Background: Predicted 3D model of a 575-nucleotide part of an RNA (large-subunit ribosomal RNA, domain I) from a Deltaproteobacteria bacterium. Taxonomically the source falls in Myxococcia (Bacteria, Pseudomonadati, Myxococcota). Rfam family: Bacterial large subunit ribosomal RNA. Gene Ontology terms of the family: ribosome and structural constituent of ribosome. On this family, see Yusupov et al., Science 2001: "Crystal structure of the ribosome at 5.5 A resolution". The coordinates come from a structure-prediction model, not an experiment, and the mean pLDDT is 83. It was read from a public genome assembly.
Context: one part of a larger RNA
This record gives sequence, C1' cells and structure tokens, in this order.
RNA sequence: GGCGCACGGUGGAUGCCUUGGCGCAAGCAAGCGACGAAGGACGUGGCAGGCUGCGAAAAGCCUCGGGGAGCUGCCUAGCAGGCUUUGAUCCGGGGAUUUCCGAAUGGGGUAACCCGACAUUCUUAAUCGAAUGCCAUCGCGCGCUCCAUUGAGGAGCGUGGCGAAGCGAACGCAGGGAAGUGAAACAUCUCAGUACCUGCAGGAAGAGAAAUCAAGCAGAGAUUCCCCCAGUAGCGGUGAGCGAAGCGGGAACAGCCUAAACCGGCCUUAGCGAUAGGGCCGGGGUUGCGGGGCUGCUUCAGGGCUUAAGCCCGGGAAGUUACCAAAGCCGCGGAUAGCCGAAGGCCCCUGGAAAGGGCAACCAAAGAGGGUGAUAGUCCCGUAGGCGAAAUCCAAAGCUCUUCCUGGAAGCGGUUCCCAAGUACCGCGGGACACGUGGAACCCCGUGGGAAGCCGGGAGGACCAUCUUCCAAGGCUAAAUAUUCGCUUGCGACCGAUAGUGCACCAGUACCGUGAGGGAAAGGCGAAAAGAACCCCAGUGAGGGGAGUGAAAUAGAACCUGAAACCGUGCGCUU
Repeated sequence: GGCGCACGGUGGAUGCCUUGGCGCAAGCAAGCGACGAAGGACGUGGCAGGCUGCGAAAAGCCUCGGGGAGCUGCCUAGCAGGCUUUGAUCCGGGGAUUUCCGAAUGGGGUAACCCGACAUUCUUAAUCGAAUGCCAUCGCGCGCUCCAUUGAGGAGCGUGGCGAAGCGAACGCAGGGAAGUGAAACAUCUCAGUACCUGCAGGAAGAGAAAUCAAGCAGAGAUUCCCCCAGUAGCGGUGAGCGAAGCGGGAACAGCCUAAACCGGCCUUAGCGAUAGGGCCGGGGUUGCGGGGCUGCUUCAGGGCUUAAGCCCGGGAAGUUACCAAAGCCGCGGAUAGCCGAAGGCCCCUGGAAAGGGCAACCAAAGAGGGUGAUAGUCCCGUAGGCGAAAUCCAAAGCUCUUCCUGGAAGCGGUUCCCAAGUACCGCGGGACACGUGGAACCCCGUGGGAAGCCGGGAGGACCAUCUUCCAAGGCUAAAUAUUCGCUUGCGACCGAUAGUGCACCAGUACCGUGAGGGAAAGGCGAAAAGAACCCCAGUGAGGGGAGUGAAAUAGAACCUGAAACCGUGCGCUU
C1' cells in the first nucleotide's frame, strides 16, 4: 500500500410524511374606479425587527346579528398593564375614519415631494403662519357673446346639470399584421389572418328574421352551436399543402321597429296673397300566395260626450331582453355568521402511550373524512338528517302600474300615389369567400362611369332563355355557444420537496442586469420542550464528558430514517 471484517466520521440518497401545488366537475360571480380604483410609499403596538391588520379615530371606532368563556394577531417567549357573563376576544351585515403617491385632476415634479389662487375660520399689534373647502382636461346638455350669412359656417364665455378618463386573467368584435418553419433549395404557396400591436365592449360578444336555401313531379323557412355530410366536392409551383356547402340528426327557440305614400299640427323660406318648398312633432304603415296609401260599395263590430282630433265607462291582450315605453309594492327561495345532531366499558393483555389483541355491549337516515401518545362508528371535530338572519344583496310567483286593441276588421272594385340612389350594376385595381384569375358567380373596398323603380328588381357559380325563388341599398332582438383573475363545494389509476406552481419555508424574495428583464436555494427533534438544573475540561470559546428528561438522546436542536462516493480507527490476510 491492497483486500476483507467490525466500528465510526462525512454526506443527505432512500423510505415514510404533508401545511403546498396540479387537474376536473358543479354552482356563484363576471367587474373595480373622480363617493379617488388597482398597486404602492410612509406611518400605526407600553417595550416592536419582520409578516399580518389598520390609517393621525391607525393590530383599531360605532351599530346590528351570531357565539358563550376566556381574551389582548403571527414569528415569539417574557415584563408591565388592561378587557370580559352589564357578554369581551372571535365570526358575519351595515356604517365611520381612511396620511401621501398613483387615472391623479390647482400648478410643478426626479412617484410617495415642492409651490400656489380663491372663500371662510383660527392665531398675531401686524406681516408671517395654520386649518377646512374648492380650483385639471374633454364630451354632451343648458344659458349667453361676437363675426359672417343665398346655401354651407366660424370664434369664444359661463354653468354644481350629466358623463368620460385609469385598472383588470381569459373569452369577444373590429383596425393593422410578421418571420423562423414546410415545400427536404426557393420566389407563387405554406406557416397564418397565427404571433404581435391598436381600438372598443359585454357578462358574454358577434350573428340574426331571407333581394336565404333548394330543385325531384317537389320542398324548407331568422341566427348560433354540436354530430354528420367529409378528408368528400373542390382549390393547389395540380407541389407542399389547403379544404367546404345544401340536406339529415340534435341543442335552443321569438320575433319585431322604422323610411316612403297619405292625414293633421307647429315653425320656417319665397311671395302682396292664394300657395309652394323645407324642418320638427303626432297619426298612418312595414309587405313578396306582393304589400301599403287614397277612393267607391257591401258585410260584420259595445255604450256615452264631441264637428273632428280626442275623452270617459265597459270588454280584451301584453309587459320591463327586442316586439311602444317607465316604475313601484310584496318577498317563495337563495347568498353573506351559525345551531342541534345517536351510540363504550373503573374489564383483561402488550406497550411510554390503546384507537391494537381478548371479553362481552351499543348506535346507525350517521361504518365520509380528519384529529387524539400505534389502527377509534360509539373520545374530539364532524358525518346522515334537520334548523337558522336584526342587516345588506340576488330574486320566483303575485299585485299595483304601464302600454296596446276594441276606435276597426273582412270582401269586391277603382286609382297607379308609395315601397330605402350616386344605391344596384359595369370597367379598372384589390380584398374576402375552402376557391392561388380561373369559365369565377356570390360578398366587400378604392377609382371612373352609372340604372330600373312593381308591366319593377336580385339570386339559382361566366353568360342567355325558360322556370323557380326572394325583395337589397335603415334598425333592434333572449336562449342554445366561448372563457375563468376570483368565491364555494366536491372529486382524482394527479405530484409528494431535484416531484408538484418559479415559490409547501416571509418568493417574484435573495441575487444578477444601466435597463427591458432574468431569477434561485431553502420542509420533517419529540406524543409532549419534558429543549438538558447541577458538576468537569475549555479561550467568560467552539466542542465535549458526566448528571438529568424521555419509550428512545447514535431522537440534543448542524436534531425522523440516514444509502453511496469520500475520510478514519481496530483486527485479519497479503505485497
């Protein structure tokens, strides 16, 4: 020196554990903010570093409920005080207070700071100073002023009338809009209208009541979502790849209002006037077996007043999400604290400890689960099953109320008055449709042209005819659908500390970076601190040896278990 055995050190794997994560489901909620948010700074405790709470009324104040014996938050013990059955601490509802910054809003500013105007008050002999309130901008409304005026306008002022702003995870719609990549290179193409930027909104958004589909001799009947159709028809350097639609089956269902013709009123312009034009308001009207207006006739239909418009009574219908439109009352039920809740033993055994084993019982609408010194239906919290709200919020049904109809309807005629124009459509250039210009319809935009008007017009994938079908150029519309920052409950062939969130622990911390930004490590004594009085060595050490506690101290705080590498000590064998 090697090998082996034994015993240690180091180290922190493994096992076990779980306060933390992850995922799913259901329900709730889906907003907060100038009444100053989100997020912060600084304060705030008798002694107070951090966290939490709170705001100069500062771990809190008032009040209404719950609850019922202790309390004075956590790390974190102690000292000194205090509160509490006249009900504290604690939990919930409502309220008060709520510094400074922050949209930040009197002005400024290097956030948490600086400096003002005005009004009122305090103080001072006076100035100074202090306190309270108020003072940003924009939009709309209202009230004014000036200029201009055929038409079309412009510039301001005031205002306590109302509103906006900023933040927020995803979902939504819209305006913009890549590249890596794929095509085994690459340019059309793809990735992809994705990522990303921007605007705006809602609890959902968007879409939506046919100028839709379809087509067989026929039919369907708003939109949305799912299944299917179908990887089909198609598109495609016919490459890579992209990729429908009608039908059918389901979910959910809901339909409406204007514009115009015409009638009436008011205002206004032109005009001497009749009248004509325009605007506003009310009525009327809303459709494609075309509809409506005006007008004639017939039939039917409550009453009264009134020339009419309209009003009153009666009858009928509907309604707060659209359908015309705005409210109130009541409060089934629910949310925000809680409450009741069955049944085991002084028995024996093991053990530190009984919930284990034995014995012999009991409850069960409760044998889910957790805790308790090991494994407990009957010890504790609970569980099954019941019960509960002064206050605030949501809210069914109902009532009041409101609106509408009855005031017209139907039929047969007449009239040809109306039925959304720089629109449809066309050329050119684009976009979007699964569809890359193609035979390219349909839809949208730019640009230049530019209709018809019901004997009208669009569509049915160039175009034409026939046929069928629908009625554009105005608007609204619940549900079925999408999402989850957050709250509640439940569950998991999800993780178990190198896993699971980056974070089980004072983590978006320490630390790194000028900055945008990046971003950790770190859990476990014991049933209970009973956390080792006292003695010894020692540097008033570190550490250790006794003693003591404990079931255990090789459980001693560098603390459960304690693998391996690695380092030793002793013994054996051996070079």